[in-house]
This record gives sequence, C1' cells and structure tokens, in this order.
RNA sequence: CACUUAUCCAGAAAGGCGGAGGGAUAUGGCCCUGCGAUGCCUUAGCAACCAUUUCCGUUCCUUGUGAACGGGGAAAAGGUGCUAAUUCCUGCCCCCGGGUAAUGCCGUGGGAAAGAUAAGUU
Repeated sequence: CACUUAUCCAGAAAGGCGGAGGGAUAUGGCCCUGCGAUGCCUUAGCAACCAUUUCCGUUCCUUGUGAACGGGGAAAAGGUGCUAAUUCCUGCCCCCGGGUAAUGCCGUGGGAAAGAUAAGUU
C1' cells in the first nucleotide's frame, strides 16, 4: 500500500515553538484564522477498539483457585486513538413532500461512495 470486520449526531484544552493560510477530497456552501489558526512539542484530559483484572451467564470434563465461549456488566489505563463545528454540510442513487408548463430547484429520510480510527489478514 491492499483486503476483511466494527464504529463514526456522545465526550475531552492549556502552555511553548512557529508565522499563513486552514477545515482529506472535484463542486457549492458554511466556518476557523495576525485577539496567531493549520502544523510540531510538552503537559493535561476524553473515550473504551485491542490487551489486562474482576463479576455474571452458558457449555465441557479431568470437578478445579479448571477450561472455552458471550453481538453480558464493572474497574483501570498497558498498546493505539482522539480533544472547533455530525466524518462541518453537500456531492452519487432511491423514497416521500413542496415548487415549476417542464427540467433545473427546495426540504425530511434511507442507502452507496470516499475518508478516519481500531482489530485482524497477506
């Protein structure tokens, strides 16, 4: 890099460096930003994906301080991750409603694609 699975309307900021654009992505919006953003570092915090501990349930037999499983609960924070805005919204398809002579258009909802993160595979 690629593939698979799960999740993505919750949550969580201070300091230092630095000095111009930034919010992944064509478009259209909307925002953040010299009252210093984006980024990097430190500290702090959030969450609970993996690992850990523990309780509960089920199954097994060697009946134990046992093992396996759980799309059950809890703890803590070891491996990651995250700490503006729903993944900021939109986009491609479908349904419904509105509007138009019709198309474009507007609104709710669902799905896809893309992306992010975790765990795994090659």
Overview:
This is a predicted structure of a 122-nucleotide RNA (SAM riboswitch aptamer (S box leader)) from Chitinophaga japonensis. The source organism's lineage runs through Bacteria, Bacteroidota, Chitinophagia, Chitinophagales and Chitinophaga. It matches the Rfam family "SAM riboswitch aptamer (S box leader)". Its family is annotated with regulation of gene expression in the Gene Ontology.